[in-house]
RNA sequence: GUAGAGGUCGCGUUUGCUAUCAGUAGUUCCGCGGAGGCCGAAAGCCUGUGAAACGGAAUGAAAGGAGCCGACGCCGAAAUCGCGUGUCAAAAGCGCGGUUGGGCUUGCGUUAAAGAGGCGCAAGACUGUCUUUGGCGGAUUUACCGCCCGCCAAAGGAGAGCUAU
Numbered sequence: 001g002u003a004g005a006g007g008u009c010g011c012g013u014u015u016g017c018u019a020u021c022a023g024u025a026g027u028u029c030c031g032c033g034g035a036g037g038c039c040g041a042a043a044g045c046c047u048g049u050g051a052a053a054c055g056g057a058a059u060g061a062a063a064g065g066a067g068c069c070g071a072c073g074c075c076g077a078a079a080u081c082g083c084g085u086g087u088c089a090a091a092a093g094c095g096c097g098g099u100u101g102g103g104c105u106u107g108c109g110u111u112a113a114a115g116a117g118g119c120g121c122a123a124g125a126c127u128g129u130c131u132u133u134g135g136c137g138g139a140u141u142u143a144c145c146g147c148c149c150g151c152c153a154a155a156g157g158a159g160a161g162c163u164a165u
Stems, first nucleotide, its partner, number of pairs: 001165004007075001010074005016068003026059006036046003040088001078100008101127002104124008129157010
């Protein structure tokens, strides 16, 4: 370099559905109020023929985030953080670097509308893999030991890993 493996929810994308967001924002009407509002900004628009705020009535979302089924692409899959680029300013995207083997549970912190989810730290058991040590079995041998193969247990390591070539 090439080809592969991990799974009590492996990872990502996505159609559809579901709940949440939320009886919220918005809209209309009424009252009150009396000059601003929409926007991060600019431009533009609305506004004394009455702005915002507040109260009431009616109507009443969506995006983002999440879950499930299916489909598709995959096994640094990917996630997240920082910096740069990007932008008027953000965001997306892209580049570089850091962290994480994988999912799960609990606690704290952070993000978030959220008690969902993500991320970080700590703890716990689980799981794949390799290394070391020990045990058992196999194979080899005249026989024994060791090398080799398989299983089990313990300890340890990290994806820059592991298996095959």
This is a predicted structure of a 165-nucleotide RNA (Lysine riboswitch aptamer) from a mouse gut metagenome. RNAcentral holds the sequence, with entries from MGnify. Its Rfam family is "Lysine riboswitch aptamer". Its family is annotated with lysine biosynthetic process in the Gene Ontology.